Context: one part of a larger RNA
Order: sequence, then C1' cells, then structure tokens
RNA sequence: UGACGGGGACCCGCACAAGCGGUGGAGCAUGUGGUUUAAUUCGAUACUAACCGAAGAACCUUACCCAGGCUUGACAUCGAUUGUAAGCCCGAGAAAUCGGGCCCCCUACUCACAAGGUAGGCAUGAAGACACCUGUUGCAUGGCUGUCGUCAGCUCGUGCCGUGAGGUGUUGGGUUAAGUCCCGCAACGAGCGCAACCCGCAUCCUAUGUUGCCAGCGGAUAAUGCCGGGAACUCAUAGGAAACCGCCGGGGUAACCCGGAGGAAGGUGCGGAUGAUGUCAAGUCAGCAUGGCGGUUACGCCUGGGGCUACACACAUGCUACAAUGGGCGCAACAAAGGGCUGCAAUACCGCAAGGUGGAGCCAAUCCCAAAAUACGCCCUCAGUUCAGAUAGCAGUCUGCAACCCGACUGCUUGAAGAUGGAAUCGCUAGUAACCGCAGGUCAGCUAUACUGCGGUGAAUACGUUCCCGGGUCUUGUACA
Repeated sequence: UGACGGGGACCCGCACAAGCGGUGGAGCAUGUGGUUUAAUUCGAUACUAACCGAAGAACCUUACCCAGGCUUGACAUCGAUUGUAAGCCCGAGAAAUCGGGCCCCCUACUCACAAGGUAGGCAUGAAGACACCUGUUGCAUGGCUGUCGUCAGCUCGUGCCGUGAGGUGUUGGGUUAAGUCCCGCAACGAGCGCAACCCGCAUCCUAUGUUGCCAGCGGAUAAUGCCGGGAACUCAUAGGAAACCGCCGGGGUAACCCGGAGGAAGGUGCGGAUGAUGUCAAGUCAGCAUGGCGGUUACGCCUGGGGCUACACACAUGCUACAAUGGGCGCAACAAAGGGCUGCAAUACCGCAAGGUGGAGCCAAUCCCAAAAUACGCCCUCAGUUCAGAUAGCAGUCUGCAACCCGACUGCUUGAAGAUGGAAUCGCUAGUAACCGCAGGUCAGCUAUACUGCGGUGAAUACGUUCCCGGGUCUUGUACA
C1' cells in the first nucleotide's frame, strides 16, 4: 500500500422486510450429469455451465461410428501433354465411382478459302512444388464475450511531505442517483469514468396529404370513405417548441432539500443504446484470424447406412394441470408490431377436421397472413367429475428423393399421474407483476412449451434498515501478500 475480520461508523441495491405470483410434488418438453453404445461428435461446469454455442440434427447439416472407395486430392496457384471434358444412352454398383457407345472446342492474326503455323481463351492433365486437417495447445495469441457493475470509482502533471515503499490531491463538513455539486483544506490543475450530446415513448405547433383520414356538402347502396369532394380530425413523414428547481412559499452561508402553482410531462419524465482502470492465466484455436507442435495412400477427401433422438437413475430451465374467479357450446366485439414473388393468399366449392380444388388481389399505409382473454345466453354443481390431458389403438392430411430408426398436424376411441406440493428456493416496485393472445427470425417440413419483439386486461405492497446477500467511503486490528 492492499487484502481479510463471526471489528467499528456512514450509505446504497427487489438485499431483507411488506406484498403478489411461482419453482421444489405430478405428467410432458428441452438441456446436462451418469450409464449404455460400433458411435451415442465437440465445447460450456458455483454465482458468471445446464431451451448455453444450436435463430431449426429424418438425408444434408455432421465434426462421431460401420462399410465401400480416392491419393496433387472436394478447393487455390504453377505445370509437360492433349482437344478433350461436360452432356445423353447402355451396363456394374447401395451410392461415390468405374467400363462401353454417341457427340466433340472457340477467338484473333498470317491467309481469297482450305490446310498448316503463331498467340490467346476454355477444358484436360503426368511428375512434382503443394493442398487439406472441426487434429493439439484459450496456460503462446489477436479479436470478441461473461462477471464484479451502469458499481462510482481509476489515474496523471507540477508542487509539497516522507531516507524509502509511498502519501497528499481523491481525506474532512454538507449534498447528490453519481469523485454530483458546495464549503473548507499544501495543494493547484487535468484525463478516463458520472451526467449531457444519440434513439424511442408521452404534449403541442408548422409543412405535406396517398395507398391513410371523413367533420361539413352532394351522390349511391342491403351495407361499407363506396364515389364526387374535403384538408378539419385521426394518422403518417419531416422540421420545430416544450422542463430549467425556471416561478411562488419555507429551510439552508452555499450546494441543495421540502411543499405549491401552472403544465401533456416535475425535479435524472419513462425506456433503450452507452460498461472507466482493472479482477477471475474466466470463456472461445469448433465462428473467424493466428505462432508453435502434430497428421500427409491419412488425423485429408467422396459416398451409402447408422448415430448425435439410447435409459435403472440424478439435477437444471420450462410448458400443461390439479378446476366453478372454472369447463363446454352458441353468438357479438376490440390491438400493436411484423412478414409476404420458388412468396402471402381472399370470396367460393369439397371434407367432421388436418387439409384439398381453385385462384381475385398484392413487389403492399392499397391486397393477404389475422387475435385471445372479454361481454351476452344456455348447460355442468364439487365428483378424479362435462376437471386434467399423459399413454395407446385405428383411420387420415401435409412437407420432402425419402417420415422404419426419427417429422408435424387431424378425426374417432383410450383416458394415466395429478386434490396446490417437505426442507429449501426464484422473479417482480406500475402500465410493473400476474393473466391473454399475436408476430418474427431460423426454416422444404418440424419435435418452439425456446428465443426476440408486440399489444390486450391489469393489481397488491414498501413500517423500516435490526438481520441475510452483494457493493461503496472512512477508520481500526493483523503472525497474510
């Protein structure tokens, strides 16, 4: 000087408390450990691994296993030679591939043309240089990332103090979300962080009105901005205004704090992006790049099939439930944000349905995908039930070369566990939690209950900081560095 303390003081955070909903029990989904296996590819492992890399494992992917093949190689550059090769047909084969047949170069110059020659292009290609490696080392690395932590800290120049390590500044008194600001002070300044500048949301103004809008006027319809038209409103797209403790009252030397008015918004308005010096030899050589090492008729490459989907079990994250604030049936409403040409697909018709036929419209503020919880009416009456839906049988639909291993969906039948879950443990402070659906990426299809967004309905509670956890500042002890 740090680090540590079941030392002290002060302060903060859904840290506790106060509340609401869960997890831990059940079934299933997904991931992991373990075991199994020819292989169950590899990595990630307290917080900070375990719906993580993977925003899509039937083949492909694919890195693993078995089998069949190749050896200048699937790919790049150079390359003697050749004018083939590719393609089509036949045969062998599981395919890769191999054999046979058919077919068989182009351009320019020389040149009337042809032949021949030269140059170039394309393809082929012996030998060899080399390729190749998801082989190894993340403890050789770059880059990127997690974490402490969006915590308020981390430093420098000069000066001063100290033999020196170092200290001071950065401590102190207040204040703040903040090393934020004020006051004081052997310090005076400065940098990286904080804040602001950036984006979105909330109010208003101006401009512009199509594909969007429809108040007033006219027309038309069973009905609809449907039409003429309008530029008000909503909305869209830009540009601006607005919030600053600015005003008032109180407290305070000040910084600032408390209350009030006005206001769409009030004291950082709310949300996002933004992550200082550093810590964990944290993670990643399998995203990529890259040093060293290793393989080179194989640790490279191609292909068929299998595996990554196994299953006594253990853990993690979720979904669905256990019902009446519910379940079923009927009928009626109300979103936002997205996506759409190998695409989204309406009306109509067929089918109980998944879906099929068909194809209007739309390269989309124009057309399409397209809401649910909710309201209203009826049934069920507390039961393993008209709860719950696992499992299983049969029959089908769709995608795809192909659904056996191993897809999703539909119909009928089947109807398991489950009666609110021990110790323990998680999230959340407001348009939040909880509940409800919608969309998107990946994607032929989908094991999505995941992830990323979007809106609809919409709470309870916070006395307080003694305690648990994490963190900040000062101080104290130390046999630790």
Background:
This is a predicted structure of a 481-nucleotide part of an RNA (small-subunit ribosomal RNA, 3' major domain) from a metagenome. It matches the Rfam family "Bacterial small subunit ribosomal RNA". Its mean pLDDT, the model's own confidence on a scale to 100, is 84.